[in-house]
RNA sequence: ACCUGUCUCGCGGGAGACGUCGGGGCUUGUCCCCGAGGCCGAAGGCGCAACCGCCCCGGAAACGCUCAGGCAAACGGACCGCGCGACUUAG
Numbered sequence: 001a002c003c004u005g006u007c008u009c010g011c012g013g014g015a016g017a018c019g020u021c022g023g024g025g026c027u028u029g030u031c032c033c034c035g036a037g038g039c040c041g042a043a044g045g046c047g048c049a050a051c052c053g054c055c056c057c058g059g060a061a062a063c064g065c066u067c068a069g070g071c072a073a074a075c076g077g078a079c080c081g082c083g084c085g086a087c088u089u090a091g
Base pairs, nucleotide, nucleotide: 002091005087006086007085009083010082011081012080013079018037020036021035022034023033024032025031026029038071039070040069044067045065046064047063051059052058
């Protein structure tokens, strides 16, 4: 100096689904609070198991559930790319 993988941080990209109904508030708003119904899956959580693993133990999806979260924009956002750094694999 280069290869593999993980993680922190920074930058960029990043989907879906009622701007619903009722009541209340004042600061009259694409506002807030309470309640009701509908809907979405890509924080997190839970479940199934193709697969990995000789067996046990174990790991395991963007599939399923919708507890949580969300349903204009913003924020958030799995995941992807780039960069710094730490650790790590191989020579």